Annotation: This is a predicted structure of a 74-nucleotide RNA (transfer RNA) from Candidatus Kaiserbacteria bacterium RIFCSPLOWO2_01_FULL_50_24. The sequence was found in a public genome assembly. The coordinates come from a structure-prediction model, not an experiment, and the mean pLDDT is 84. Rfam family: tRNA. About the family: Transfer RNA (tRNA) molecules are approximately 80 nucleotides in length.
RNA sequence: GGGGGCGUAGCUUAGCCCGGUAAAGCAUCUGCUUGUCACGCAGAAGACCGCGGGUUCAAAUCCCGUCGCUCCCG
Numbered sequence: 001g002g003g004g005g006c007g008u009a010g011c012u013u014a015g016c017c018c019g020g021u022a023a024a025g026c027a028u029c030u031g032c033u034u035g036u037c038a039c040g041c042a043g044a045a046g047a048c049c050g051c052g053g054g055u056u057c058a059a060a061u062c063c064c065g066u067c068g069c070u071c072c073c074g
Stems, first nucleotide, its partner, number of pairs: 001073007010026004020057001028044005050066005
């Protein structure tokens, strides 16, 4: 220098191919339970999807650029 994969909640991932107001587990918070803690049960908060732009009524998803990590080729 060329090519591929990955980037979504505090953490680990799903959703992307085939566009329709983002899901789960763990963690956190509140309540119930308990002599207390843990476990269990119920509920809540938490990501506008690496960043910028484009297409579209509508983009995590399609297109372009760019950054980071990683693998391969030279």